[in-house]
């Protein structure tokens, strides 16, 4: 020290979450040991039993029990036992008396307060026992407990009457003293205080013990006490300064209240109380109400500054079952003291009592949750006593508990066949892992046995803990490892199962069949006798920011303004010292924390000494700033003079244009309104148009990022009163100033009252169209209201979304007002200053976007406001308001974001440019009909599967009778139709041929044959590993292919340019099919496209010349390159050659264009072949390939037999038509391209025809399919459902095949259906194009071909153009989309 997470990426704001730290700690797995320390945080709920406060016989009076010694009785023989009396000693429980139970110990209810801190003060004060000073301690009295007698209660406790001692009590005496009256003197901080004095008053005491002398009495002497007083010590009491939490949605509070004065009380002051007098006396610097809370040293966190907590030690305050009382004391208003009241438990004989665990245990309850009814006075402290000693859950010690903090252990070292197992695997290995074993040590902890403490100061006894620590020897690796994680933040991967389920999650977020995110395992990581998870505090969080934010668009500037406190405040100069600096002392308790030293083996701890304690007080001093007093001074504010601009305000007048209306005229059938109409007005005479009138409102034109005002706002025009601002000047005043919390006023429009006014617009509402609906946008109407006048509302995107005020910090250009200089005769111009208002733009700011002297720069003061989104400017509570509302302003709950800005894309019923058979012109078609096909639905045992918006549907299928075939039925086979292994057999297998059974397979069986010479091959048989699969997943893939799309585009280095995403290159201006080429240009080069190389066509040479050609020579035929020959033409092949904007005119910088010449071709000639970077999880797993999953007597194989061809229906793609540009019939030309040996098959016979018989010729420029047909010429039909159309059907043929029933094709004959150009809508074509003609060939036995795929013949029409229609390409623009417009998303109904 920082991560994650709002987005397709960025960059900012902002939230929300995480990584550390700590805990009096609970829970959940695990748990070996020592030391130290902490352990009822919740019910100040409620307690059983014990035990926590006594001592003192050296104040006293007494003495129960016990021991003794004498004497006496009694029993006995006696010891002895026993009573009884004298005596000496014990001395127990109870009393009087004294000193302690005011301390220690406990927990924290009250309490926001001089309660706590700290710091002063008391000249207002007390102080027991303890030190110090001085004096004394004489003398006398009178009682009352115990006790006895009596008596009363169930008890608890009483009454009576009697006797008695003291250090209990009461008097006198005595005064060193004190205390009060007076005097003087000094001192002083208001009240007073200290010395000193003659005098008067008042004022004390107790005696115990021990020693010596003494008969005693008493005396002497020590102590231990008492009185009275001085001084201290520690201790308290009061009072003051300053700190001390929250809520203002508590704003006012107080009557004993504030003060005087008197008298009371107290140990003192004090309204503390009480009488009179006075009316005061807090409070925005937060009174008063309310809620919370024991304060502090200190702890825990943080770099700090802070936030946070007040357990355990320690200091201080309440409090002690609740609430109140005083008592007695040096001290309580008193935990284990008393009174009284309540609650509550408990005892009773019912009449009355008795108690207080927030001591220490323990115990029920409550709780997530917190220990022994332990030992001991040995230390240490305490309280009585003179002492011994007594007491002492303080306190020392043990026990419980991983509750914290520390230490240590659970073995070291060797040890690879890298065992065996386990997990994984590409099957090779790899990991667990030197890990184990195995082998040699060690002894911390453990078992055992022996020694065995310090804690006890000085002679002396006295140790709970504890036979502990310790130390020695023995024994043995033996008794001791869990927890939590492994998708990113965060260190640590695979494997199965699981399949949006079961789960996980602290936050983003996994989980929908290949999950490193769930469960398990293996393996890894992290800590470790604990790990983990919850709470809770602090940090991170600069996210309440004094250190140390912010407010133009992200939350956030008040709608303006005046003006109160308050804060801040120009120049000089004294002067004080309050802030401030600066020495000095006191203080800041101890522990703690830090630093160093000690002593536990270390360490936690525990001990010493330093530093620290940032604070407070007192004082010497300093005198720049700030502050106070004083004096000046003028620039900052004001005022005066002199000047001028203005829609600034107010109030009363006046105009004229027009719109309505009203009254007459002219006038006639429509007017008006709209996208289009209707409604509505109008023959009662509207609209139109002329004249007069009435009557409210607004003021056109000038007019302008012009002008005024504080903002809201202001616009004919005259006049009235009236505010403010700017220029100039430099006479006065002397800092009078700036903000500005409250508080006052203004304050748009709409709304409210009250009364006027209403022409015109116009919510409400009416009608009339729009619409699926239209409570709406348009249309006719129309009412409040718009207007005045008075009075309320107090809000607006009240906006520059930018508070005021003052200073400084580059320019350029406009404009309004006013000065001053120059120019000019003037009008003007031009330089300049000041005050306003625009615009560019530099620095510098900013998250970017902008801002940029009118600041969002640079500083300075003031005040306002902000702190995630949503709930919500919502409640509720106050306050305003007639009302509507307005101001003020939460919470619970719920999301992980919600936002600003700019980027790239996609999109737009945004703009701009440009293409493209996209439109339009146009030609032929399609939707109508039959039929073919193919889909889709239906059917079906089964109708195998796929393709499905273009870009699925004559699509895969370039040929489903059987095979094809994947489906259905039914029959068979299981190591299998097929491929590699092992075993055994064999007179080999292939091959022929047979027989039962069957529909075949296939099962059962015979048989001919017969190479070669065998470990083989090859066939059987047989075990298994495997095969097999058109099972699934094209959303796991390779590979291929379809679209945009032959559209012009899509990148990359370098540099540049921006925080950054990304831009720039690739934009722009031209031009081009074209990112094709030119200029410019922060770019410059590059790549993959684009053309160009390739093919085929057109022309043209040049070789070459059969199976091809035949002009020229010969020969020849019925005819015929037929023959000899030819090498010219066609024509085939090879190769070449041409075409390039290369010439020439316009134009243009250039590129290029336009036209024209030659040229077969002309401007990419035609055509092809080639398809950038990507997009659609696009198409295939059924061509094949292939990962994973699933089937294995079956999801595999074989065989018949059906079915893919089923048909109410709908769609798609074609043929064939509807006719005369026809149709029939004759007859007559001209093709290119294929194909051919399981073949094409001539000629020639037969057959009407398919065909058939038959075989010449060809392995093909040579034979052959092969007759091309539309054309052309004749003829015939006469406009009709026909001499059109050919469907269906019906009969008979032909071929192919193992087989034409389902289900072929073809001929012939006969039948002779719909159709007479086809609705909305739509499809292809720009020239050898459509069109329309036949022609070929792949598949193939034959075919459903009318289909695909080639040939070629014949051969138009049109294109005005524009950019609305679809698609595209560049550029700009807007956006809240980015799954990207088939998005996103408001609202309303419904149904769960």
């Nucleotide at each position: 020290a920082g991560a994650g997470u709002u987005u397709g990426a960025u960059c900012c704001u902002g939230g929300c979450u995480c990584a550390g730290a700590a805990c009096g700690a609970a829970c959940g797995c695990u748990g070996g040991u020592a030391g130290c320390g902490u352990g009822g945080a919740u019910u100040a709920g409620g307690c059983a039993u014990g035990c926590a406060a006594g001592u003192c016989g050296a104040a006293c009076g007494g003495g129960a029990u016990c021991c003794g010694a004498c004497g006496g009785g009694u029993a006995g023989c006696a010891a002895u036992a026993u009573u009884c009396g004298u005596u000496g000693g014990u001395g127990a429980g109870a009393g009087u008396g004294g000193c302690g139970g005011a301390u220690u110990g406990g927990g924290g209810a009250g309490g926001a307060a001089c309660a706590c801190g700290u710091g002063a003060g008391c000249a207002a004060c007390c102080u027991g026992c303890c030190u110090u000073u001085g004096a004394g301690u004489g003398g006398g009295g009178g009682a009352a407990a115990a006790c006895c007698g009596g008596u009363g209660g169930a008890a608890a406790c009483g009454c009576c009457g009697g006797c008695u001692a003291a250090u209990a009590c009461c008097g006198c005496a005595u005064g060193u003293g004190g205390c009060g009256c007076c005097c003087g003197g000094g001192g002083a901080c208001a009240u007073c205080c200290c010395c000193g004095g003659a005098g008067c008053g008042c004022u004390a005491a107790a005696g115990g013990g021990g020693g010596c002398c003494g008969c005693a009495a008493g005396g002497c002497u020590c102590u231990c006490g008492c009185u009275c007083u001085u001084a201290g010590a520690g201790g308290g009491g009061c009072u003051c300064g300053c700190g001390c939490a929250c809520c203002a949605u508590c704003a006012g509070c107080u009557u004993g209240u504030u003060g005087g004065u008197g008298a009371g009380a107290u140990a003192a002051c004090g309204g503390c109380c009480c009488a009179c007098c006075a009316a005061g006396u807090c409070a925005a610097c937060g009174a008063u109400c309310g809620g919370u809370a024991g304060c502090c040293g200190a702890c825990c966190u943080g770099a700090g500054a802070g936030g946070g907590u007040g357990a355990u030690c320690g200091g201080c305050c309440a409090c002690a079952u609740u609430g109140g009382g005083a008592c007695u004391g040096a001290g309580a208003c008193a935990c284990g003291g008393c009174c009284c009241a309540g609650a509550c438990u408990c005892c009773u004989a019912c009449g009355g009592g008795a108690g207080g665990c927030a001591g220490c245990a323990g115990u029920g309850g409550g709780g997530a949750a917190u220990a022994u009814u332990g030992g001991g006075c040995a230390a240490u402290g305490g309280g009585g006593g003179a002492a011994a000693c007594c007491c002492u859950g303080a306190c020392c010690c043990a026990g419980c508990a991983a509750c914290g903090c520390c230490g240590c252990g659970u073995g070291g070292a060797g040890g690879a066949a890298g065992a065996a197992g386990g997990u994984c695997u590409u099957c090779g290995g790899a990991u667990c892992g030197u890990a184990a074993a195995c082998u040699c040590c060690u002894g911390u902890c453990c078992u055992g046995a022996a020694a065995g403490a310090c804690g006890a100061g000085g002679a002396g006894a006295a140790g709970a803990c504890g036979g502990u620590a310790u130390u020695u020897c023995a024994g043995g690796a033996g008794g001791a490892a869990g927890c939590c994680c492994c998708g990113g933040c965060u260190a640590a991967c695979u494997a199965c199962g699981u399949g949006c389920c079961a789960g996980c999650a602290g936050c983003c977020g996994c989980g929908g069949u290949a999950a490193u995110a769930c469960g398990u395992a293996g393996g890894g990581g992290g800590c470790a006798a604990g790990c983990g998870u919850u709470g809770u505090c602090c940090g991170g969080a600069a996210u309440g920011a004094u250190u140390g934010g912010g407010c133009g668009u992200a939350a956030a500037g008040g709608g303006c303004g005046c003006g109160u406190a308050g804060g801040c405040g120009g120049c000089c100069u004294g002067u004080u010292a309050a802030g401030u600096c600066u020495g000095a002392a006191g203080u800041g308790a101890a522990a703690g924390u830090c630093c160093u030293g000690g002593c536990u083996u270390c360490a936690a701890g525990u001990u010493g000494g330093g530093a620290a304690u940032u604070g407070c007080u007192u004082u010497g001093g300093a005198u720049a700033c700030u502050g106070g007093c004083g004096g000046g001074c003028u620039u900052g504010a004001g005022u005066g003079c002199a000047g001028g601009a203005g829609a600034g305000g107010u109030a009363a007048g006046u105009g004229g244009a027009a719109u309505u209306c009203c009254u007459a005229g002219u006038g006639u059938a429509g007017c008006g309104g709209u996208g289009a109409a209707a409604u509505g007005c109008g023959u009662a005479g509207a609209u139109a148009u002329u004249a007069g009138g009435a009557g409210g409102a607004a003021c056109a034109c000038c007019a302008g990022u012009g002008g005024c005002g504080a903002a809201g706002g202001c616009g004919a025009u005259u006049c009235u009163c009236u505010g403010g601002g700017c220029c100039g000047u430099a006479a006065c005043u002397g800092a009078c100033g700036c903000u500005g919390a409250g508080g006052c006023g203004c304050g748009a429009a709409a709304g409210c009252g009250u009364g006027g006014g209403g022409a015109g617009c116009a919510a409400a509402c009416a009608g009339g169209a729009u619409u699926a609906g239209a409570u709406a946008c348009c249309c006719u109407g129309g009412u409040a209201g718009u207007c005045c006048a008075c009075g309320c509302c107090g809000u607006a995107a009240a906006c520059g979304a930018u508070g005021a005020a003052u200073a400084c910090u580059a320019g350029g250009u406009g404009u309004u007002g006013g000065g001053u200089g120059u120019u000019u005769c003037g009008a003007u111009g031009c330089a300049u200053c000041c005050a306003g208002u625009g615009c560019c733009g530099g620095a510098g700011u900013u998250a970017a976007c902008a801002c940029a002297a009118u600041a969002a720069g640079u500083a300075u003061u003031c005040c306002g406001c902000c702190u995630g989104g949503g709930g919500a400017g919502u409640a509720c509570g106050g306050u305003c308001g007639c009302a509507a509302g307005a101001c003020u302003g939460a919470a619970a709950c719920u999301c992980a974001a919600a936002g600003g800005a700019a980027u790239u894309g996609a999109c737009g019923g945004g703009g701009g440019c440009c293409c493209g058979c996209a439109c339009a012109a146009g030609c032929a078609g399609a939707g109508g009909a039959g039929c073919a096909u193919g889909u889709g639905g239906c059917u079906u045992a089964a109708u195998u599967c796929g393709a499905u918006g273009c870009a699925a549907c004559g699509c895969g299928a370039a040929g489903a009778a059987c095979c094809u075939u994947a489906c259905c039925u039914g029959g068979a086979u299981u190591u299998g139709a097929c491929a590699u292994c092992g075993u055994c057999g064999g007179c080999a297998a292939g091959g022929c041929c047979c027989u039962g059974u069957g529909a075949a397979a296939g099962c059962a069986g015979g048989g001919c044959g017969g190479a070669g010479g065998u470990u083989a091959u090859c066939c059987g048989a047989u075990a298994g590993a495997c095969a097999g699969g058109u099972g699934c997943u094209g959303c796991a893939u390779g590979g291929c292919u379809g679209u945009c799309g032959u559209c012009a585009g899509u990148u990359c280095g370098u540099g540049c340019c921006g925080u950054g995403a990304g831009g720039u290159g690739u934009u722009u201006g031209g031009u081009u099919a074209a990112g094709u080429c030119c200029a410019c240009c922060a770019a410059c080069g590059a790549a993959c496209g684009c053309a160009a190389c390739c093919c085929c066509u057109u022309u043209g040479g040049u070789a070459u010349g059969u199976u091809g050609c035949c002009a020229u020579c010969a020969g020849g035929u019925a005819a015929a390159g037929c023959u000899g020959g030819g090498a010219a033409c066609u024509c085939g092949u090879a190769c070449c050659a041409u075409a390039c904007u290369g010439c020439c005119u316009g134009u243009u910088u250039a590129c290029g264009c336009a036209g024209g010449a030659g040229g077969a071709a002309g401007g990419u000639g035609g055509g092809g072949a080639u398809g950038a970077c990507g997009u659609c999880a696009a198409g295939u797993c059924a061509g094949u390939a292939u990962g994973g999953c699933c089937c294995u007597u079956a999801c595999a194989u074989c065989c018949a037999g059906g079915g893919c061809u089923g048909c109410a229906c709908a769609c798609g793609u074609g043929c064939u038509a509807c006719a005369a540009u026809g149709g029939c019939c004759g007859g007559u030309a001209c093709a290119g391209a294929g194909g051919g040996a399981c073949g094409c098959g001539a000629g020639a016979c037969c057959g009407c025809a398919a065909g058939g018989u038959g075989g010449a010729g060809c392995c093909a420029a040579u034979c052959c399919c092969a007759g091309a047909g539309a054309g052309c010429c004749g003829g015939c039909c006469c406009c009709a459902g026909u001499u059109c159309a050919g469907a269906u059907c019906g009969g008979g043929g032909u071929c192919u095949g193992c087989a034409a029933c389902c289900c072929g094709a073809c001929c012939c004959c006969g039948u002779g259906a719909a159709g007479u150009c086809g609705g909305a809508u739509u499809u292809g074509c720009u020239a050898g194009u459509a069109a329309c003609g036949g022609c070929g060939u792949a598949u193939c036995a034959g075919c459903u071909a009318c289909g695909a795929c080639g040939c070629c013949g014949u051969g138009a029409a049109u294109g005005c153009g524009a950019u609305g229609c679809c698609g595209g390409g560049c550029c700009u623009u807007g956006c809240a989309c980015a799954c990207a417009c088939c998005g996103c998303c408001g609202g309303u109904c419904a149904a769960g």
The RNA shown here (small-subunit ribosomal RNA) has 1392 nucleotides and comes from an uncultured bacterium. The coordinates come from a structure-prediction model, not an experiment, and the mean pLDDT is 84. Its Rfam family is "Bacterial small subunit ribosomal RNA".